[in-house]
A computed fold for a 347-nucleotide part of an RNA from an uncultured bacterium, annotated as small-subunit ribosomal RNA, central domain.
Context: one part of a larger RNA
């Protein structure tokens, strides 16, 4: 290498977009480069393989064949493959009317609830816990009611719901914006697929600088428990949660299931749409979301038209366990650290 594989046994890149490149629909003529077939030509010898000979056998020499699967010329097929040139519409794509959604940015508004300040009413307690204590309170607390203020999240509706490539997205409302999805004509006319390298985005938590700071709440401090208690469980708490620019680049980033296309047996439920009908609905058809279960397929569990079933094209990635995602070198980053990634040695 080859060959097996990739949901759970090692293995799918976190996601998309796109360059090289691979591999592409349905026809009509040239071409003859890929292909195929004939002919020469070259493929040193020796060595090895096969058959004989010859040293008394072998080793060993020696003839002969065969191989050498290649490579060059040159004369032909021309199905398929390119190439050129025309053509066509089913792929992809645009347009015309509609439809839907927690998709995106950014503005403004809203009421609960906590917190906090001011007032009022009010008197010994809150408050917490398994029990307690720390803690707050007579300097008047908690509770009760008004009226200010702050930040932050967005109860019910809601769901097996919807949208988004992923990451993720929830009050309402306004601007600007992206996408899918139906009908049905028109329009372009292979304009596709995948996609090493690139770019782009990419939870939380950390990082810079400036805001902001209601609740929570790593670190830290107390009070408990306990044999100890650097915890669990209470009382406070500081960084962060949060907003704006900038980084950082991981994740059980998961459907542990790469994109993209074709087919292959049924029931039922729901989102969004079109149609017909005898209109509490029914039926039919498209696009998506789920459950069951043939057939097949899997080690099994289970997947079963949203396949992990039958094929096809590209990619990415595995090759016993530990050493180890470590050492070293690279590359990025303000730092953490992030990526690329061994090997002694060990069973």
């Nucleotide at each position: 290498c080859u060959g097996g594989g990739u949901u759970u046994a090692a293995a799918g890149g976190g996601u998309g977009c796109g360059u090289a490149g691979g591999c592409g629909g349905u026809u009509u003529a040239a071409u003859a480069a890929g292909u195929c077939a004939g002919a020469g030509g070259u493929g040193a010898a020796a060595g090895g393989c096969c058959g004989g000979c010859g040293c008394u056998u072998a080793a060993c020499g020696u003839c002969g064949g065969g191989a050498c699967u290649g490579c060059c010329u040159u004369u032909g097929a021309u199905a398929c493959u390119g190439u050129u040139a025309g053509a066509c519409u089913u792929g992809a794509a645009u347009u015309a009317g509609g439809u839907u959604g927690a998709g995106g940015u950014u503005g403004g508004c809203g009421g609960a609830a906590u917190g906090u300040g001011a007032c009022a009413u009010g008197u010994a307690g809150c408050g917490g816990u398994g029990a307690a204590a720390u803690g707050c309170a007579u300097a008047g607390a908690u509770a009760u009611g008004u009226c200010a203020u702050a930040g932050a999240a967005c109860a019910c509706c809601g769901a097996u719901u919807g949208c988004g490539a992923a990451g993720g997205c929830a009050g309402c409302u306004g601007a600007c914006u992206g996408g899918a999805c139906c009908u049905u004509g028109a329009u372009u006319g292979a304009c596709g697929c995948u996609g090493a390298g690139g770019c782009a985005c990419g939870a939380a938590a950390g990082c810079g600088u400036g805001g902001g700071g209601a609740g929570c709440g790593a670190a830290c401090a107390g009070g408990a428990u306990u044999a100890g208690a650097u915890a669990c469980c209470c009382u406070g708490g500081u960084a962060g949660u949060c907003c704006a620019c900038g980084c950082c680049c991981u994740a059980a980033a998961c459907g542990a299931u790469g994109u993209u296309a074709a087919c292959u047996c049924g029931a039922u439920a729901u989102u969004c749409g079109g149609c017909u009908c005898g209109u509490a609905g029914a039926g039919u058809u498209g696009a998506g979301u789920g459950u069951c279960u043939a057939a097949g397929g899997g080690a099994a569990a289970c997947c079963g038209a949203u396949a992990a079933g039958u094929u096809a094209a590209c990619c990415a990635c595995c090759u016993g366990g530990g050493g180890a995602g470590u050492a070293c070198g690279a590359g990025c980053g303000c730092a953490a650290g992030c990526u690329u990634g061994a090997a002694a040695c060990u069973c």